[in-house]
RNA sequence: GGGCCGCUAGCUCAUCUGGUAGAGCACCUGCCUUUUAAGCAGGUGGUGCUGGGUUCAAGUCCCGGGCGGCUCACCA
Numbered sequence: 001g002g003g004c005c006g007c008u009a010g011c012u013c014a015u016c017u018g019g020u021a022g023a024g025c026a027c028c029u030g031c032c033u034u035u036u037a038a039g040c041a042g043g044u045g046g047u048g049c050u051g052g053g054u055u056c057a058a059g060u061c062c063c064g065g066g067c068g069g070c071u072c073a074c075c076a
Base pairs, nucleotide, nucleotide: 001072002071003070004069005068006067007066010025011024012023013022019056027043028042029041030040031039049065050064051063052062053061
């Protein structure tokens, strides 16, 4: 330098062909319990890496940039 993959909640990850963004864990509140843990119920939490484009509508499609990973090649 080329190719491919990835970037979404605090963490790990979903989201089939574009149509109101979710789960588990964590956190908060309550229940239960002598207490803690566990368990049960509910809740908070998102510029979806970034800048544009297409579209009535974009996490999803197209282009540029950034970061990370894998791989190939180059260089003495």
The RNA shown here (transfer RNA) has 76 nucleotides and comes from a Candidatus Krumholzibacteriia bacterium.
Model confidence (mean pLDDT): 80 of 100.
Rfam family: tRNA. Rfam describes the family as follows. Transfer RNA (tRNA) molecules are approximately 80 nucleotides in length.
Lineage of the source: Bacteria > Candidatus Krumholzibacteriota > Candidatus Krumholzibacteriia.